[in-house]
RNA sequence: CCGGUAGCUCAGCUGGUAGAGCAGGGGACUCUUAAUCCCAAGGUCCAGGGUUCGAACCCCUGCCGG
Numbered sequence: 001c002c003g004g005u006a007g008c009u010c011a012g013c014u015g016g017u018a019g020a021g022c023a024g025g026g027g028a029c030u031c032u033u034a035a036u037c038c039c040a041a042g043g044u045c046c047a048g049g050g051u052u053c054g055a056a057c058c059c060c061u062g063c064c065g066g
Base pairs, nucleotide, nucleotide: 001066002065003064004063007022008021009020010019016053025039026038027037028036046062047061048060049059050058
């Protein structure tokens, strides 16, 4: 200096109620499996403070990784 967001890999547009792909679950299809398609679920956004009506996002400190 850069990074820490779902089990994994990552997005999140100069603050406005957190997403994708893969994996896993259910279903359709198939003699079966695979593939394909559909559906739902899944997150104390590293931790603790601060600012703000409101923080993953801004500020401070700490921890972890490079």
Predicted 3D model of a 66-nucleotide RNA (transfer RNA) from a bovine gut metagenome.
The sequence is in RNAcentral, with records from MGnify.
Its Rfam family is "tRNA". Rfam links the family to the GO term triplet codon-amino acid adaptor activity. From the family's description: Transfer RNA (tRNA) molecules are approximately 80 nucleotides in length.
The coordinates come from a structure-prediction model, not an experiment, and the mean pLDDT is 81.